[in-house]
RNA sequence: UGGGGUGUAGCUCAAUUGGUGGAGCACCUGGUUCUGGCCCAGGAGGUUGCAGGUUCGAGCCCUGCCACCCCAG
Numbered sequence: 001u002g003g004g005g006u007g008u009a010g011c012u013c014a015a016u017u018g019g020u021g022g023a024g025c026a027c028c029u030g031g032u033u034c035u036g037g038c039c040c041a042g043g044a045g046g047u048u049g050c051a052g053g054u055u056c057g058a059g060c061c062c063u064g065c066c067a068c069c070c071c072a073g
Stems, first nucleotide, its partner, number of pairs: 001072007010025004019056001027043005049065005
């Protein structure tokens, strides 16, 4: 430098052919307990890497850029 892949909650990952962004762990509150843990119930947490475009509607499609990984030189 060229080609390919990945980027979603604090972490690990889902989200079907474009149609309401979820789960587990972690965190918070309450219950339980002498206290804590386990367990039970509830809750909070997201401009989907950044910027544009297409569309009635984009995590998903298109373009550019950024970060990381792989291959080639």